Predicted 3D model of a 74-nucleotide RNA (transfer RNA) from a Desulfovibrionaceae bacterium.

[in-house]
RNA sequence: GGAGCGGUAGUUAAGUCGGUUAUAACGCCGGCCUGUCACGCCGGAGGCCGUGGGUUCAAGUCCCAUCCGCUCCG
Numbered sequence: 001g002g003a004g005c006g007g008u009a010g011u012u013a014a015g016u017c018g019g020u021u022a023u024a025a026c027g028c029c030g031g032c033c034u035g036u037c038a039c040g041c042c043g044g045a046g047g048c049c050g051u052g053g054g055u056u057c058a059a060g061u062c063c064c065a066u067c068c069g070c071u072c073c074g
Base pairs, nucleotide, nucleotide: 001073002072003071004070005069006068007067010026011025012024013023019057028044029043030042031041032040050066051065052064053063054062
């Protein structure tokens, strides 16, 4: 330098041929339970989806550029 895959809550992941509050688990906060903690049960907060642009009535999803990580080729 070229090619491929990936980047989505604090963490790990899902997200259907683009379709209207972005989902789960763990973690965090509150409550119940317990003599206390843990476990268990109930509830809650937390991300505009690496960044910037474009297409579209509508984009996490499609297109372009760019940044970062991994793999392969030279």
About this RNA:
It matches the Rfam family "tRNA". By type it is a transfer RNA. Rfam's curators write: Transfer RNA (tRNA) molecules are approximately 80 nucleotides in length. The prediction has a mean pLDDT of 81. The source organism's lineage runs through Bacteria, Pseudomonadati, Thermodesulfobacteriota, Desulfovibrionales and Desulfovibrionaceae.